[in-house]
Molecule: small-subunit ribosomal RNA
Organism: uncultured bacterium
RNA sequence: AGAGUUUGAUCCUGGCUCAGGAUGAACGCUGGCGGCGCGCCUAACACAUGCAAGUCGAACGGUUAAGGCGCCUUAGGGCGCGAAUAGAGUGGCGAACGGCUGAGUAACACGUGGGCAACCUGCCCCUCGCACCGGGACAGCCUCGGGAAACCGUGGGUAAUACCGGAUACUCCGCGGCCCCCGCAUGGGGGCGGCGGGAAAGCCCAGACGGCGAGGGAUGGGCCCGCGGCCUGUUAGCUAGUUGGCGGGGUAGAGGCCCACCAAGGCGAUGAUGGGUAGCCGGGUUGAGAGACCGACCGGCCAGAUUGGGACUGAGACACGGCCCAGACUCCUACGGGAGGCAGCAGUGGGGAAUCUUGCACAAUGGGCGAAAGCCUGAUGCAGCGACGCCGCGUGCGGGACGAAGGCCCUCGGGUCGUAAACCGCUUUCAGCAGGGACGAGGCCGCGAGGUGACGGUACCUGCAGAAGAAGCCCCGGCUAACUACGUGCCAGCAGCCGCGGUAAUACGUAGGGGGCGAGCGUUAUCCGGAUUCAUUGGGCGUAAAGCGCGCGUAGGCGGCCAGUUAGGUCGGGAGUCAAAUCCGGGGGCUCAACCCCCGCCCGCUCCCGAUACCGGCUGGCUUGAGUCUGGUAGGGGAAGGCGGAAUUCCAAGUGUAGCGGUGGAAUGCGCAGAUAUUAGGAAGAACACCGGUGGCGAAGGCGGCUUGCUGGACAGUAACUGACGUUGAGGCUCGAAAGCGUGGGGAGCAAACAGGAUUAGAUACCCUGGUAGUCCACGCUGUAAACGAUGAAUACUAGGUGUGGGAGGACUGACCCCUUCCGUGCCGCAGUUAACACAAUAAGUAUUCCACCUGGGGAGUACGACCGCAAGGUUGAAACUCAAAGGAAUUGACGGGGACCCGCACAAGCGGUGGAGCAUGUGGUUUAAUUCGAAGCAACGCGAAGAACCUUACCAAGUCUUGACAUCCCGAUGACCAACGAUGUAAUGUCGUCUCUCUUCGGAGCAUCGGUGACAGGUGGUGCAUGGUUGUCGUCAGCUCGUGUCGUGAGAUGUUGGGUUAAGUCCCGCAACGAGCGCAACCCUUGUCCUUAGUAGCCAGCAGUAAGAUGGGCACUCUAGGGAGACUGCCGGGGUGAACCCGGAGGAAGGUGGGGAUGACGUCAAAUCAUCAUGCCCCUUAUGACUUGGGCUACACACGUGCUACAAUGGCGCUAAAACAGAGGGAAGCGAAGCUGUGAGGUGGAGCGAAUCCCGAAAAAGCGUCCCAGUUCGGAUUGCAGGCUGCAACCCGCCUGCAUGAAGUCGGAAUUGCUAGUAAUCGCGGAUCAGCAUGCCGCGGUGAAUACGUUCCCGGGCCUUGCACACACCGCCCGUCA
Repeated sequence: AGAGUUUGAUCCUGGCUCAGGAUGAACGCUGGCGGCGCGCCUAACACAUGCAAGUCGAACGGUUAAGGCGCCUUAGGGCGCGAAUAGAGUGGCGAACGGCUGAGUAACACGUGGGCAACCUGCCCCUCGCACCGGGACAGCCUCGGGAAACCGUGGGUAAUACCGGAUACUCCGCGGCCCCCGCAUGGGGGCGGCGGGAAAGCCCAGACGGCGAGGGAUGGGCCCGCGGCCUGUUAGCUAGUUGGCGGGGUAGAGGCCCACCAAGGCGAUGAUGGGUAGCCGGGUUGAGAGACCGACCGGCCAGAUUGGGACUGAGACACGGCCCAGACUCCUACGGGAGGCAGCAGUGGGGAAUCUUGCACAAUGGGCGAAAGCCUGAUGCAGCGACGCCGCGUGCGGGACGAAGGCCCUCGGGUCGUAAACCGCUUUCAGCAGGGACGAGGCCGCGAGGUGACGGUACCUGCAGAAGAAGCCCCGGCUAACUACGUGCCAGCAGCCGCGGUAAUACGUAGGGGGCGAGCGUUAUCCGGAUUCAUUGGGCGUAAAGCGCGCGUAGGCGGCCAGUUAGGUCGGGAGUCAAAUCCGGGGGCUCAACCCCCGCCCGCUCCCGAUACCGGCUGGCUUGAGUCUGGUAGGGGAAGGCGGAAUUCCAAGUGUAGCGGUGGAAUGCGCAGAUAUUAGGAAGAACACCGGUGGCGAAGGCGGCUUGCUGGACAGUAACUGACGUUGAGGCUCGAAAGCGUGGGGAGCAAACAGGAUUAGAUACCCUGGUAGUCCACGCUGUAAACGAUGAAUACUAGGUGUGGGAGGACUGACCCCUUCCGUGCCGCAGUUAACACAAUAAGUAUUCCACCUGGGGAGUACGACCGCAAGGUUGAAACUCAAAGGAAUUGACGGGGACCCGCACAAGCGGUGGAGCAUGUGGUUUAAUUCGAAGCAACGCGAAGAACCUUACCAAGUCUUGACAUCCCGAUGACCAACGAUGUAAUGUCGUCUCUCUUCGGAGCAUCGGUGACAGGUGGUGCAUGGUUGUCGUCAGCUCGUGUCGUGAGAUGUUGGGUUAAGUCCCGCAACGAGCGCAACCCUUGUCCUUAGUAGCCAGCAGUAAGAUGGGCACUCUAGGGAGACUGCCGGGGUGAACCCGGAGGAAGGUGGGGAUGACGUCAAAUCAUCAUGCCCCUUAUGACUUGGGCUACACACGUGCUACAAUGGCGCUAAAACAGAGGGAAGCGAAGCUGUGAGGUGGAGCGAAUCCCGAAAAAGCGUCCCAGUUCGGAUUGCAGGCUGCAACCCGCCUGCAUGAAGUCGGAAUUGCUAGUAAUCGCGGAUCAGCAUGCCGCGGUGAAUACGUUCCCGGGCCUUGCACACACCGCCCGUCA
C1' cells in the first nucleotide's frame, strides 16, 4: 500500500466482497508449565443458609463472676476479699463511609470554565474566652397483667457526659443610631454605642481525655450561570404557576420553591413541544490524521436499593443491611395477628450461546469505635475454578545415507516424506522426587530477652534420575503462502466474493505431500479500517444517481472605492486550569516480558497585556455596481374590441346522369327518392396558405391574417440625478403546454370511446367508412410533462474565424460595400476541461457567492401518515424482502423486412430435367430372433460400400473353445507341422491313420507341433464433447495478419480507408504511414500452333512390291515422346489523371488469366470419422474374446432422396454387308483371334499377345426403307415355360438368353434442379471393384444448340457506412400470462 467481481475486450461510474486490528466474548477440535490481569453483556428475575457495622466500663446504674488469696470445713464444700471476663440497658460516636448495580434520567445529570455580596460543614488544626447554682425524670431492675408469637401494658424504685430551670457571656443573634472603607448592581466589611435574646459535663491510673461560646483555617457539600456532547419534521406549534412584577411563607441559602394580588407574557425551523434511544466523563478500540464506534475492568460524578409515596433523627439521609403508609410477592401462625427485601461476599433456582468457591486471613493497606490494649471490617490482602486475554518457557541439542523399512506418486528409469527415523554422542529448562527456604514487618506488644505472616513449606536456591512426561488446529482454484493420486459424477457436497461438482475435479470426500500459526487453531457475532462509499481535511450533479417547470421575493448567506474610530472575530505574549490512572518520551524493579514504580508531556476553557493588515460594529465621504430622467429603435410580448378573404361542411336552387367514394387490393358507406361533378346564392364554426428564415419577442409555459385604443419588457445613444440602494434566496406567493374536472354557451372540420368494413392464425391494432365526449368561448379548478440545452442564478477573466437580427459611430458622392463598437442568435475552432462523447466568450474553461439536488439495482415515486384537490389525482415519501450487479461513453464483431457500391447460372433470358408412371438404388418408418453400425438442412439419403448367395459380417439362433483364431516369454513332451491321400463322423468346425525336420564340436542348439503354468492376448465394446491423423463446408470467396512508426488513458485505430481499375487487398494515384508475411497471380500437368531430335511394333510422298505398309526401302507427312519456340497489352488508334487500366484494330494457331486440371489463407461449424488407422481413459475376461452351421443385412401398409426406362414420328422397327468415322483404356489364376456349332446366351477351339506388334473390338447416334398417331410395330413392368454362365453352393438371394405374357404410363399439382460453348442436350465406348453380379461411380470420345435486356427482386458473398439493450452474437435478446 491494495485486491476480486458488471464486458468479447476497454475506460469510467458504482455497489458488493476480501486481506488488518480489536473483544468482559461464545462455539468446534485440541491442550504441558508459570506470571500478570479478567470473569452474569441475558431476568434492576426470585432467593434457602452463613457472613458483610459496630464500638466505648476512662460517660452511667446495675447484673455476671473464672483463675488467685484469706478464713472455716463433716474434706463433699462453705464464707469473705478481689476483679480478668460476659449478656442486656441508659448515654456517646459511627451507622449518610466503605461495598453493589445502571433500572430510571436528554437533565445544569455529566464534562469544562466561572459565580455565590445568596449558603452549610460533625470529627481535625489555630486563636480568644468560659465551665457557677439547682431540679425532676425514664430505661435497665422488681411486681403484676395480656399474647401462639412478634411484642405490649400497669404499678414501684434508680444513675449519668441523658433531660430541664436559673446565672454569667455583648466577641454570636435580632432591632435602632453615628463614623470610616470597599464593590458591576442588589450590596459588603470595619469601628463605637443602646435595648432585647442565647452556653456548658464530666470521667480517670493525676497525667491525660473530654464539655461550652466566638472567630479563623482545612475538608466535604449545597445553589446559580456560559459553553459542549444522540436519532426523528411522516412530531410544528408548546405553555396557566405558565412568563414577569409587588408583598409574604419556607429554607443553611438565591429562586414561581410555595402563596395572595397585578400584568400578559414566555419558548420555537439556530428545531420549541412530542416520540425513540441512552447513566455521563477520564478514557478504550480503530485510523496517517480528521474522524467513526464504544463507556467491561481501574478512577471521578450522578442515580437506584422489591414497586410507589412520606417524613423522623442527625453536622450530614428523605437513609441498600433505619422508621411509617400503600401495592405485589414470599414465609410463620393457635387465624386473633406477625415477619421479610443479596443491584454487599459466597451460594441456589431461573433466564441464556455464556460468566467462578456457600475458601483463608485481618499478617499488610484502609475504615469505625476506643486514652489504649483491642474489638469489628466478604473493604482489602490472598488462595481456588475457567487457555477468557496478554506475556514468558518447554515438548530437546549435535552427528548420522544403505538416502533403510513403510506410505504416496510414477513416463517403471525413478521421485518424495527425508537427516526425518534407526544408530552414536550431549544437555536437563519445565514437570517429578529430596534438602534448604524468604522479602513483604521501618509496624505493634514488651523494661528487656523476645514475640508477631493469611498467602506458604509458596517464590527462590541446591541435589537426583532419565530424552525421559508434554502438539495440535486451520488451509492448499483466484484474491492468498501451499499439488498430486484415488473416490464421486449438477449426486454427495463446498462457498467470504467471483464461483466449483453433469466420468480424468489442484474448488466435494479421503490419502500422500505442502503452506500458515502454535498451547493453541479455526468458526460465529460485534466495532473501526480499507470506504475519498456523507468527501472539514477529501466527492459530485449535459449523457453514469443528482439543477426545483419558471419567476417575484422574506429570513439568512455573501458583498464596490476612500478615510477615521472601535477591538467582537483574528494574531502574539503571559497566567490559571486541564485530578489520579491511561497513552507517549526517559529511567528503574520482578532472570526477560507481560506487569509494576519514578520523572516529564496537550488540545480545550478562563483571565490579563499587546497588535490592527483582513473580517465585523460605528461615523463621514466617493461613483465605477445598481437604479432614475430624456429623445429614439425593433418585435407572432400581453389583454380587450372591430374587420377580412381562401378552404371545409351544411341548406335551398339550376345544369346533369350513373355512379361516387375509398384502398396495396377491396368492402362497409353515399347514390335513380337523382349522389359525385358543376354554376350562382345562403348559413355556420374553426384556423389564418404564400411572406416564413438554426429570423423575432417573452422568465418559463408559449406567441403568427388585418386593424384600433390600452399595457409589460428589451436594446443602442446622451451623461443630468440618487449614492452600494447589490447578489443569491430556505419557507412563502404568482405564472404555468396538453389532457382532465365544474357551470353556461358554441360545435364547421378533426376526433379518444364506440359501430361497421377490411387485414390477420387471431387483430379488442396499424388501413377504410362513420362517429360521441373533447377540441372553440366565458368564469372557476387541476399544477403535471422527454415543462430538455436532459446544462440553477449572478459577476469577472481567458486565441481566433464565419453567418444572421437590432442599434450607434467612422470613412465615402452614396441608403451599397468597408472599418469600429454594444446587445441578441447560430456554426467552426485554439488553449483548457472531460470517462469518453463532447464543451469551448451563449463553457461543460479559470475563479468567487448563494440556492436546489445525489449517495448500488429492484421493491417504488409504491405503502402508511400529513397537506392540497369536486374528482381524477398531486406534493412530501419509507420499510420488509431480494439481487452482484444495475449503469455511462467508447471499441471490435455479428445482425437489421437500414443505406451506398460490387460480384456469383443468384435472379432474369434460354435449353433439358425432377416432382406424376414402372423399375433400380439409398434413407426414414414399421416389422423381425436379427433385419449389424455409422452418415442427418445446405455440407446425410446410387453416402462409408470401387461390387452382402457362403466368405465378407461387425447382427440373430443353435452348437463349440478357454493362455485362447493372433504376439512375446517360461517349463515339459514329441519330431514333426503344413500339404496330399485314406478312414470315420457331425448340420459344421472335428478326430484318427499313412507320409514327412535342420544344424552339430554329439553335450546340445534351432525350428515346428502338442500339453501345461502365469504374465498376458483379444474386443467393429463406450467416449469424435479427452485426442492425433484425415475429410466436408463457407470458398478458389478475396480476404487474413505482422514489424516499426503514428494516433488514442484504453479496448483499439491507422496501414487494409479514399479516387479509379481488376477475376483478384490486381494494379495505379492519393494519404502518418513505411515495409513485410499467409492468400491472389505466376512457377507444375494437360490441351490448341510451329520448329527440332528420334523412327519401332507407328507412317507411306516417291522407287520396288503385295490379297494386305505383308516385305525391301525411306522417316518427308501423320503419329508417338523428349527438347524448344510462341502471347508480353509487345505494336497502332481512341478514352483515361502524361497513371493503372478500358475500348477498337493489325499481325497471329492462339489476345488480353486462350480452354481444362492440380493447387483451398487466418479461421468458422465442440461439423464428420474411436467401424480405415493410431491413441488417453473407462468397461468385458469359460466372455462384450474366438470358432462353426444356418439365418439376417435382400423384410414391406407406407414416406422421401438419387437414378434408369418410357409415354413416342427429331420416333419405333427393319434393312444395308456394296459402304462410314473415334478416343481413352484393360489383358497372364488374364485378354482370348480365326475356324466349327447353337435362334441366342453360350459351347468348342486354341493362333497371337506381359502387348503403339496380339486380343477385348462391334463404336453408336448417322444412312436407306417401313409404320401413320393408336395404349399403337409406342412402352416394357409383371408372370409362365425352356435354357446358358459363374461358383462347393444361385430356395431365401446372381447375371444372361429364347419363346410367351404384355401392367402403369398419352409429358406430369404445389414446388423444385442443372447448364453460358465444344457447354447443355444427345450417342455410344472403356475402366476400377470383381468367381459371378451396375440403371451406380470414375473416365473417353462422336454429333452438337439456345439465351444473357439487365441487377428491381429471391439466395449466397465482398467492401464502406449507419443503428443496436445482440457477443452462445437475430435460430440473439426480451416482455406478459399460466404451470